[in-house]
Molecule: small-subunit ribosomal RNA
Organism: uncultured bacterium
RNA sequence: GAGUUUGAUCCUGGCUCAGGAUGAACGCUAGCGGGAGGCUUAACACAUGCAAGCCGAGCGGUAUUAGGUAGCUUGCUACCUAAGAGAGCGGCGCACGGGUGCGUAACGCGUAUGGAACUUGCCCUAUUCACUGGGAUAGCCCUUCGAAAGGAGGAUUAAUACCGGAUAACAUAUUAAUUGGCAUCGAUUGAUAUUGAAAGAUUUAUUGGAAUAGGAUAGUCAUGCGUUAGAUUAGUUAGUUGGUGAGGUAACGGCUCACCAAGACGAUGAUCUAUAGGGGUCCUGAGAGGGAGAACCCCCACACUGGUACUGAGACACGGACCAGACUCCUACGGGAGGCAGCAGUGAGGAAUAUUGGACAAUGGGUGGAAGCCUGAUCCAGCCAUCCCGCGUGCAGGAAGACGGCCUUAUGGGUUGUAAACUGCUUUUAUACUAGGAUAAACCUACCCACGAGUGGGUAGCUGAAGGUAUAGUAUGAAUAAGCACCGGCUAACUCCGUGCCAGCAGCCGCGGUAAUACGGAGGGUGCGAGCGUUAUCCGGAUUUAUUGGGUUUAAAGGGUCCGUAGGCGGCUUAAUAAGUCAGAGGUGAAAGCCCACAGCUUAACUGUGGAACUGCCUUUGAUACUGUUAAGCUAGAAUUAGUUUGAAGUAGCUAGAAUACGUAGUGUAGCGGUGAAAUGCAUAGAUAUUACGUGGAAUACCAAUUGCGAAGGCAGGUUACUAAGUCUAUAUUGACGCUGAUGGACGAAAGCGUGGGGAGCGAACAGGAUUAGAUACCCUGGUAGUCCACGCCGUAAACGAUGGAUACUUGCUGUUGGGUUUUCGGAUUCAGUGGCUAAGCGAAAGUUAUAAGUAUCCCACCUGGGGAGUACGAUCGCAAGAUUGAAACUCAAAGGAAUUGACGGGGGCCCGCACAAGCGGUGGAGCAUGUGGUUUAAUUCGAUGAUACGCGAGGAACCUUACCAAGGCUUAAAUGUAUUUUGACAGGACUAGAGAUAGUUUUUUCUUCGGACAGAAUGCAAGGUGCUGCAUGGCUGUCGUCAGCUCGUGCCGUGAGGUGUUAGGUUAAGUCCUGCAACGAGCGCAACCCCUAUCAUUAGUUGCCAGCGUUUAAAGACGGGGACUCUAAUGAGACUGCCGGCGUAAGCCGCGAGGAAGGUGGGGACGACGUCGAGUCAUCACGGCCCUUACGUCUUGGGCUACACACGUGCUACAAUGGCCGGUACAGAGGGCAGCUACCAGGUGACUGGAUGCGAAUCUCGAAAGCCGGUCUCAGUUCGGAUUGGAGUCUGCAACUCGACUCUAUGAAGCUGGAAUCGCUAGUAAUCGCAUAUCAGCCAUGAUGCGGUGAAUACGUUCCCGGGCCUUGUACACACCGCCCGUCAAGCCAUGGAAGCUGGGGGUACUUGAAGUCGGUGACCGUAACAGGAGCUGCCUAGGGUAAAACUGGUAACUAGG
Repeated sequence: GAGUUUGAUCCUGGCUCAGGAUGAACGCUAGCGGGAGGCUUAACACAUGCAAGCCGAGCGGUAUUAGGUAGCUUGCUACCUAAGAGAGCGGCGCACGGGUGCGUAACGCGUAUGGAACUUGCCCUAUUCACUGGGAUAGCCCUUCGAAAGGAGGAUUAAUACCGGAUAACAUAUUAAUUGGCAUCGAUUGAUAUUGAAAGAUUUAUUGGAAUAGGAUAGUCAUGCGUUAGAUUAGUUAGUUGGUGAGGUAACGGCUCACCAAGACGAUGAUCUAUAGGGGUCCUGAGAGGGAGAACCCCCACACUGGUACUGAGACACGGACCAGACUCCUACGGGAGGCAGCAGUGAGGAAUAUUGGACAAUGGGUGGAAGCCUGAUCCAGCCAUCCCGCGUGCAGGAAGACGGCCUUAUGGGUUGUAAACUGCUUUUAUACUAGGAUAAACCUACCCACGAGUGGGUAGCUGAAGGUAUAGUAUGAAUAAGCACCGGCUAACUCCGUGCCAGCAGCCGCGGUAAUACGGAGGGUGCGAGCGUUAUCCGGAUUUAUUGGGUUUAAAGGGUCCGUAGGCGGCUUAAUAAGUCAGAGGUGAAAGCCCACAGCUUAACUGUGGAACUGCCUUUGAUACUGUUAAGCUAGAAUUAGUUUGAAGUAGCUAGAAUACGUAGUGUAGCGGUGAAAUGCAUAGAUAUUACGUGGAAUACCAAUUGCGAAGGCAGGUUACUAAGUCUAUAUUGACGCUGAUGGACGAAAGCGUGGGGAGCGAACAGGAUUAGAUACCCUGGUAGUCCACGCCGUAAACGAUGGAUACUUGCUGUUGGGUUUUCGGAUUCAGUGGCUAAGCGAAAGUUAUAAGUAUCCCACCUGGGGAGUACGAUCGCAAGAUUGAAACUCAAAGGAAUUGACGGGGGCCCGCACAAGCGGUGGAGCAUGUGGUUUAAUUCGAUGAUACGCGAGGAACCUUACCAAGGCUUAAAUGUAUUUUGACAGGACUAGAGAUAGUUUUUUCUUCGGACAGAAUGCAAGGUGCUGCAUGGCUGUCGUCAGCUCGUGCCGUGAGGUGUUAGGUUAAGUCCUGCAACGAGCGCAACCCCUAUCAUUAGUUGCCAGCGUUUAAAGACGGGGACUCUAAUGAGACUGCCGGCGUAAGCCGCGAGGAAGGUGGGGACGACGUCGAGUCAUCACGGCCCUUACGUCUUGGGCUACACACGUGCUACAAUGGCCGGUACAGAGGGCAGCUACCAGGUGACUGGAUGCGAAUCUCGAAAGCCGGUCUCAGUUCGGAUUGGAGUCUGCAACUCGACUCUAUGAAGCUGGAAUCGCUAGUAAUCGCAUAUCAGCCAUGAUGCGGUGAAUACGUUCCCGGGCCUUGUACACACCGCCCGUCAAGCCAUGGAAGCUGGGGGUACUUGAAGUCGGUGACCGUAACAGGAGCUGCCUAGGGUAAAACUGGUAACUAGG
């Protein structure tokens, strides 16, 4: 810096990522070189080899070899000469070098000091000395024990081995003088006393030896400071702390011992527990920090585990010793041996870490005079991409942009891609051959030179493990050499296929449920590159522990309040000091490392040289502003004094009235009480009500208030006593006496607990009555504890201003309480409180603002993601309840704050709608029609399903339609176009088979202008699907809703989401209009413009009309004519709150207003904003993807979509007299008509039929009913009602069986007005009456769409139901209340707590036993040439062993608890 909480926003806050690093590991891959590194685990166990020896110039001297002599047995012995191994005595070394990190929280390490409390082999310097004696002992030889390892005895021998004597002070001790210092003391010069020395070898050059002093090196001791976590570890300590004396040590010291004293450490963290080698340094980071302590260097510790000492200059000793223990090995069973945390190597463990290599050539070490010898130190090589660095895998040209792959909108294009092929060039690397004994080499030998006698330099010779290596040259030839991860966002890089919440991915968010850039594969791309990824760990990002550099009103976080200890901080002036602070100087801060410069390897890594740095510590000199300390002073802080005053401040008494309840008495009678409504309850044994008197307890109306007081909790009738506090005013006094405050103490509502009282009212628990699905509640009737008092506990609250205390400063306005000053009496001003609003500032915002959440200082408390959890365990307190302190495992990617827009609310306000109400008529009951569900079926094709499906798609299912089922066929059926070829037939008729499609037989048969037409066949190009997905889509449609809303530009406000505008006040049917306003304008909607209708005018006058004039007829616009009227259909007019009155700023509203055919959008229609419902439709059509292709395509026949126990919706007809039937009679509109409508005539009871005419229609035709006038029926299952069924017909059609309509006749079912519930309608509306049309051969039409006739009732009003609009409010909702969400229970799983019990571990204590060994005692025995010494016995201490009780800390566990 980014991702992730939300619909969006700002913040808080966690989680995650991008970077760097590693002694790494794993996966895939792998050409070379250089430089580094390589058991992080079992300080687990180790086979085998090597890792420490050297010296004959310290000593004796052998085996053996060579030569010689002698004896002779001719291959043996003895002697002489020369050389001389191994072993032994002796000396030096073995305490270095190398390994590891167990232990250790410590003077272990780091740093700085000190040793006047110390030691130091080899080395250097200086001085002095080395005289004289002595006896042993290894070895060798002999004997002997044992399996071995190893011993035992005898004889004999040497030394630079050992011992005695002599000598010495500059050694040690005491002391005198002088002198110095830092207390003990040091130095110099003396005196006295005491003690101890020596070694030789030899080639005569030397070398070694002793003593003392000094140096150097190395070590040792002490001290200041620094050095992990836990307080759920708070007290620890007996040689402990100190003193005196002694012992011991190289040396100081309780180091040890005896005695004496009672100290010592600890909240600045003792003790205990856990973890850990420390540092230079390394990683990271801007730094401060955080993490680490591999390799290299320094220090420490350790060497199978534990203990112990010896030797030595040095060890309590890795490759030495002794003892104990565990383990392993050998054994003749009697006994013995061993210690890889040296180098290799083995096993084991583990994710994991190498060769049983070469050489002493170099560097270094030991030894030696030296040559030399030894050296798994070291130098090299081997293995490993473990890391860092470098090089290469070619370069240039080359477009038919090849083939192939992949993608695609596919006759084509894109991409892989100049990539390849091909041509030319180069040769690092590789391979072959050759050169190269490069440099690292000096030591040593010889010679020379210089100084002058052993050093330096030079020359020559000699010595190389690595190594025929580095390096160089020649030849060949692109020849020998590329992978890994990723491609949804973070994060560079995209498409196809497969899969279908499967398989899988995933660091976080999250992908996958049929179009996955997220899974798997492919093509392409991106990143890095001999590597690339993953995992693990650390730092960073994380200002997410905040010193640099955070916070605490509401996000996590102020302790309930005050007092006060330690501590922290602290007013003004002066002086001193110099601890802090600042400056200079000196010492130190190892080297390596980091940084800079230069240099060496072809470069780099790497290495070398130099510089800088090492921010630290110590010493010293100086400065003195600030802090500190000391001294002196001051009064502004603080306190005291005097006076005034205030208050529900506290404690303890006394007391008052009202009210409730109860008691007694009276009056009085039937209810009272209670509730939404009731009931329980009380009451005729007299209640309630009312009157009088009395008893008792608790609380104090009015005053009363954003009032007052108190530290907080809290405090309210009046009054008395006592106590405390604050304010104000004024003077005086003290002189910083102050602020805060861990641990601690006191106070601390309510509830609760204990003891004793009290108890009117109220009232947990409890009982009863209601409510309810239930009601362990809300409501009612009762009622115990309690509430009250005294004393004692508890110690917590949303103990809140969710805001710790103190001090100072910083805009204004306006109230109020107490005191003072002033006043013109209105007020003004000042101090201390208490409220409201506001500026700057602050804040994430809400907000806050002198009573800060502003600006600063000081002190305290607290916070660090959510859950688990304020839980568990432990501890403290409490009588108990419980309180305080206070985790972890596990789990999630959020939890949270403020604000925004919506949605929602059985929140509020305003308003509207046939929404309710007021009415009229229905549905729901019957029969039938029709649709749906269900059931059934071979199939009952499919779709539509709350409102917004159900007389819906369908505005016409007998076949067809038809998509469904059964059976039988076909494989290009149909159409069209085009091109080519070809045939002359195709088609029709008849017959046969068949259910038919179809198949077969037969018959007839072309035209021509010769170009062709027509028909068929074949081929090519384009099939078909009512199969799936309406959640991939277009288009169309429904609904909210004809509701009044939905937005934008600019400006302004806000960190932002957003707001404003659009809110407000009016008004409207309306976001309609007006007024106001940080808004001003605009758009889509509203309205208007369009159509029909209502009035009139003008024009026109046929097919319409007929007033007047005329003609015909029985009558008639039938005719001549006419345009007046109706009408037709075109153009206009008209209505706009225009006029009047009232109200109002206006918009507008009101009026039985006027006028007018019509009056306030006149009535109706078309017209449907942004959007919602993943609404409906892939079966109207179109279309992406998927699926079928002798079938999911297509043809045919028959069947089905019409089934039927049942349920629902929509309708029709009715149940009758406002009616039915019969007869007569009148009036429409809008439509339709040639495969049609049909006048008229005839036949039939009728449906209809046979004729016939007009009309493609203002001409002809189809045609009303209710109504009106008469008659009849008389309240009944009827002369109502017409279902159902029998019979007979008509019509359409290829065909009315499943399955048509109509007619006649006969039959005459249910039904007498319909439960709960529910629908429509506000005027030409409802209701009622008929008519027409589309579809259509016909029709299941009672449907749909239109048309006219007759023609009502009611609306007080907006409380309620439903739906909607605007404003506002709450919200933990945003899939938006059909939301969200809590707890029990059931099953499975995970981690944790408790727990009878079982079983481990480390530490301490007590008792007992006690090896080796030091020290001490003894030492009759052994023993010596001498000094000595020793065995043995014994004391102290200790490792180890055993026993005992308790504490601590793990594991496991029946059962159990919560998460």